Context: one part of a larger RNA
RNA sequence: UCCAGCGAGUUAUUUGCUGCUGCAAGCUUAAGGUUUAUUGCCGGAGGCAUAGUGAGAGCGAGCCUGAAUAGGGCGAAAUAGUAGUAGUGAAUAGACCCGAAACCAAGUGACCUAACCAUGGGCAGGCUGAAGCGUGGGUAAAACCACGUGGAGGGCCGAACCGUAGUGUAUUGCAAAACGCCCGGAUGACCUGUGGUUAGCGGUGAAAUGCCAAUCGAACUUGGAGAUAGCUGGUUCUCCUCGAAAUAGCUUUAGGGCUAGCGUUGUACGGUAGCUGACAGGGGUAGAGCUCUGUUUCGGAAUGGGGGUCGUAAGAUUACCCACCCUUGACAAACUACGAAUACUGUCAGUGGAACUACAGCAGUUAGAACGGCGGGGCUAAGCUCGUCGCUCAAAAGGGAAACAGCCCAGACCAUCAUCUAAGGUCCCUAAGUCUAUGCUAAGUGGGAAACGAUGUGAGAUUUCUUAAACAACGAGGAUGUUGGCUUAGAAGCAGCCAUUCAUUUAAAGAGUGCGUAACAGCUCACUCGUCAAGAGAUUUUGCGCGGAAAAUGUAACGGGGCUAAGCAUAGCACCGAAGAUAUGGAUGUGUGUAUUUAUUUACAUGCGUGGUAGAGGAGCGUUCCUAUCGCUGUGAAGUUAGGUUGUGAGACCUAGUGGAGCGUUAGGAAGUGAGAAUGCUGGA
Numbered sequence: 001u002c003c004a005g006c007g008a009g010u011u012a013u014u015u016g017c018u019g020c021u022g023c024a025a026g027c028u029u030a031a032g033g034u035u036u037a038u039u040g041c042c043g044g045a046g047g048c049a050u051a052g053u054g055a056g057a058g059c060g061a062g063c064c065u066g067a068a069u070a071g072g073g074c075g076a077a078a079u080a081g082u083a084g085u086a087g088u089g090a091a092u093a094g095a096c097c098c099g100a101a102a103c104c105a106a107g108u109g110a111c112c113u114a115a116c117c118a119u120g121g122g123c124a125g126g127c128u129g130a131a132g133c134g135u136g137g138g139u140a141a142a143a144c145c146a147c148g149u150g151g152a153g154g155g156c157c158g159a160a161c162c163g164u165a166g167u168g169u170a171u172u173g174c175a176a177a178a179c180g181c182c183c184g185g186a187u188g189a190c191c192u193g194u195g196g197u198u199a200g201c202g203g204u205g206a207a208a209u210g211c212c213a214a215u216c217g218a219a220c221u222u223g224g225a226g227a228u229a230g231c232u233g234g235u236u237c238u239c240c241u242c243g244a245a246a247u248a249g250c251u252u253u254a255g256g257g258c259u260a261g262c263g264u265u266g267u268a269c270g271g272u273a274g275c276u277g278a279c280a281g282g283g284g285u286a287g288a289g290c291u292c293u294g295u296u297u298c299g300g301a302a303u304g305g306g307g308g309u310c311g312u313a314a315g316a317u318u319a320c321c322c323a324c325c326c327u328u329g330a331c332a333a334a335c336u337a338c339g340a341a342u343a344c345u346g347u348c349a350g351u352g353g354a355a356c357u358a359c360a361g362c363a364g365u366u367a368g369a370a371c372g373g374c375g376g377g378g379c380u381a382a383g384c385u386c387g388u389c390g391c392u393c394a395a396a397a398g399g400g401a402a403a404c405a406g407c408c409c410a411g412a413c414c415a416u417c418a419u420c421u422a423a424g425g426u427c428c429c430u431a432a433g434u435c436u437a438u439g440c441u442a443a444g445u446g447g448g449a450a451a452c453g454a455u456g457u458g459a460g461a462u463u464u465c466u467u468a469a470a471c472a473a474c475g476a477g478g479a480u481g482u483u484g485g486c487u488u489a490g491a492a493g494c495a496g497c498c499a500u501u502c503a504u505u506u507a508a509a510g511a512g513u514g515c516g517u518a519a520c521a522g523c524u525c526a527c528u529c530g531u532c533a534a535g536a537g538a539u540u541u542u543g544c545g546c547g548g549a550a551a552a553u554g555u556a557a558c559g560g561g562g563c564u565a566a567g568c569a570u571a572g573c574a575c576c577g578a579a580g581a582u583a584u585g586g587a588u589g590u591g592u593g594u595a596u597u598u599a600u601u602u603a604c605a606u607g608c609g610u611g612g613u614a615g616a617g618g619a620g621c622g623u624u625c626c627u628a629u630c631g632c633u634g635u636g637a638a639g640u641u642a643g644g645u646u647g648u649g650a651g652a653c654c655u656a657g658u659g660g661a662g663c664g665u666u667a668g669g670a671a672g673u674g675a676g677a678a679u680g681c682u683g684g685a
Base pairs, nucleotide, nucleotide: 001685002684003683004682005681006680011093012092013091014090015089016088017087018086019085020084021083022082023081026048027047028046032042033041034040052059053058062074063073064072065071096234097233099231103224104223105222106221107220108219114198115197116196117195118194119193120192121191122190123188125157126156127155128153132149133148134147135146136145137144161185162184163183166181167180168179169178200216202212203211204210209218237620238619239618240617241616242615247260248259249258250257251256261365262364263362264361265360266359267358268357272355274351275350276349277348278347279346280345281344287338288336289335293332294331295330299326300325303323304322305321306320307318308317309316310315368393369392371390372389373388374387375386376385377384398409399408400407413586414585415584416583418582419581420580424576425575426574427561428560429559433573435572436571437570438569439568440567446563452547453546456544457543458542459541460540461539462538463537464536465535473531474530475529476528477527479504480503481502484498485497486496510525514523515522587610588609589608590607591606592605593604594603595602621674623671624670625669626668627667628666630664631663632662639658640657641656642655643654644653645652646651
C1' cells in the first nucleotide's frame, strides 16, 4: 500500500406534535390476584378530560383587580377527549462512535539507578623525593648551609580498572546509545562484589528537575471509569419534491450558545403578496449656492479701532495691522435663503392563483469570498479593512476569458450522427470569411507602464504673407548727419547709462540682430532690388504611432505558429458557437378538467415544473431472525465463476459451469440491518 472480516443515533422512563386504531362526555387501569401460565379474565386505588378564575380563603358561567354597577385581565356563550400503536423531537440516563492531557483511591516496585549502612575484594611498572633523622660545615648558642638517609603526596608518567571531551562509522544498527581512533582519572572526595535501608502529597540528589526497572515538573498497576472534551476525525442502500445561512440582539461572549431572521412540512386564509400605471405624501442626499456657521481671492471706498511719527495738548498724519462696507472669484461630513433622480409610505385601477399572512411540528445557519455602484479608514496602497445596494460563487455543471471558485454568456430530468442562437469568434493548430466597403498605423505598435521630450504621420480650426511675385536659394545693396549724447584711458550700431531712438538720401538700410576689435576695422542680420517661380509660415484641436523602457534556468509582456493584416476605427452581410431555445420520443412532481374505482385509485387531455451543500418532507430496495402461507431440492439447495434479460435506482431474474445440502414465494412482525475513508480494529498478501 492493497484485500477480506468487524466497525458508529441504541435502549428504558417521562413528555410535545403528527398519522392510524378502539371507545367516547367520557377514556383507562397500576401494583397485585387467578388462569390452558404463549394468553385470557379479574383488580377503579389512581390518572387525564368534563369550568373557569384568583397569590389565596374562596366564589363560580363567571372570576380577579378595584370604593365602584367604571375600565381593564383571564374565561363562558358550546365541543372532544382518552387509551394504545407507529413516526418524529425534547428531558434524564455514557445516549451516534473513537480520542485526551489530567484528578482521586488502594496497592506493587531501590535485581536499573541515587544516597547511606554492614562486610569483603582490586589498583603492572616507572618517576619525583616533603617532614623527620644522621654526619659535616656554621654559630656564644641557635638560625642557616651541604651531603646522606628517609619515603610523604585528593604528587607525576602509564596498563588493569573507572570514565567519555573530540571525531569517523553506524542511524529498517552488532546495539531502543554500539564500534574504531584519540582522550580524562588511575593510593583516592578511587573502583568494585554480596547483604541491607530510604517509596510517589514520597525518596535520593557534590543540584542536571537529575535518578527512582528502556517510564519522571511528580513512577507503575488496578479501580472510580464508558471521567470530561463548547475540540479534531469518522458515521455504511436507492430514487423523488422543496431548499437555506455565514445577519441582529444578549452572552467571562467572540471557532460555543439562546431568541429573532432566512428553509421545510402540515392546517387555515383568498382578488392576499408581488409587479405595472396614475394620484397623494414627507424629506434635505447628489447637485447647486454663499443668507447663516467657518475658510478664502482681486479691486475700491473711505467708517471705526490699534500701532508708528509729529505735537505740551487739541489734534494732524501714515508704503503698518485689524474689523466693518461695496464689488470680483472660490471651499465645506459635522454650513443651507435652494434642491433632484431613485428609494420609502398610502389610495385607486389593471395584472397576478399562493410566490402572502397566521398557527403548529422539525431544522440547519450565526468563520463567508470576489466583482460592480456609493461611502468611511489607509497612501483616492493592498488578493487590505469597515458599512450599504446589487450580482455570482458558496450550494452551479455547460460555452467564452490559453490554463483561471467569485469576470462575460447561460441555469444540466433522460435520449437523438436534428435545427436556431448567446458571450466569444471565423489564416493554421481549431468549428466558422484569407468576406465587402472606406480610412488609419510602419511602431511587430497591435502583443505591458508615467511625467516629460520630438519638423513621425492623418484629419480639422484660426491667422499672416503671396503672380502688384510670397518662402527658400543665389547675385547685389545694407548709406548720410554721426564716432547720437553721457560716461570713459578708449566706448565709433554692438561694456554701461539716457531718450523727441531724430532727421536726410533712398528701391532699401535699426542712432542697430549676432560674431568680432584695446578702440576702430572686418563678417553678418533686419530691410530693399534682381534672378527664379507657386505656394510659404505661425498658433491651436484631434486620430494612430516614436523615445522615455534594466533581473535573475530558456524565447517567456499575442496560448503557439505565424501575421503588414491574420493590427486599429467605422458600416454591413454571412457563418461557427453552449447541457440556452426549438424539434421528436420517454420518465417524473404538481394544479385543473373528463371518465372511472372497494379505497381522491386508475386512465386520458391540458397548464406549469424537475442544478443543488447544510437541512425538511415523501416513496422504495436489500440483509438476519420470527409467525402464518404456498413452494423448490441428490433428476442437485445455498454459495461461487462466466454470459444474458430486465427495472429510474437500490436491485431482481434466467442459462451454463462449479459445488454437494439445504433454500425460497406471499402477507405481517422484530432488528446486533447496508462501509471507502475514523494516522480505525483483527487477519492475510
Model confidence (mean pLDDT): 85 of 100. A computed fold for a 685-nucleotide part of an RNA from a Candidatus Saccharimonadota bacterium, annotated as large-subunit ribosomal RNA, domain II. Lineage of the source: Bacteria > Bacteria candidate phyla > Candidatus Saccharimonadota. Its Rfam family is "Bacterial large subunit ribosomal RNA".